[in-house]
The RNA shown here (c-di-AMP riboswitch aptamer (ydaO/yuaA leader)) has 146 nucleotides and comes from a soil metagenome. The prediction has a mean pLDDT of 79. The RNAcentral record of the sequence draws on MGnify.

RNA sequence: UGCCGAAUCCCGGACGGGCCACCGGCCGGGAGCGGAGGAACCGCAGGGACCGUUGCAGGUCCCAGGGGCGAAUCGGCCGAAGAACGCCGUAGCGCAGCUCUUUCAGCGCGAGCCCGACAGCUAACUCCGCAGGCAACCGAAAGAGA
Numbered sequence: 001u002g003c004c005g006a007a008u009c010c011c012g013g014a015c016g017g018g019c020c021a022c023c024g025g026c027c028g029g030g031a032g033c034g035g036a037g038g039a040a041c042c043g044c045a046g047g048g049a050c051c052g053u054u055g056c057a058g059g060u061c062c063c064a065g066g067g068g069c070g071a072a073u074c075g076g077c078c079g080a081a082g083a084a085c086g087c088c089g090u091a092g093c094g095c096a097g098c099u100c101u102u103u104c105a106g107c108g109c110g111a112g113c114c115c116g117a118c119a120g121c122u123a124a125c126u127c128c129g130c131a132g133g134c135a136a137c138c139g140a141a142a143g144a145g146a
Stems, first nucleotide, its partner, number of pairs: 001135004008031006015024003032130006042120001046063006065118001066115004074089004092109004098145007
């Protein structure tokens, strides 16, 4: 100076440093961006046991669970019938020099973490986050804007 990402900006307070201007971390607040929970309507309604009923409905317990952030899913091979490791693809995602969109060629990613038996959608409303990690690289065309 740029990039991935929501992860930026502003205000106040006491404290510390300083001659002042100002600086630092901490505490609190706001704007903005991002995420979760949460009606009606609509959608969905696993299996088993017991209770209950004329039967249906209903209730309790157990089992396989289920869900969220994120682009990061799914398939195949190897491995031992399995897992891990590794490999090949793939839904999807990112990059390229003023910005945005599209096209061609090129280069990468295609992870990880969390909730804890529980959440569909969801107005009002409630709650939470504002981190972390990289690059030294220098393709082209069209349109619109600045």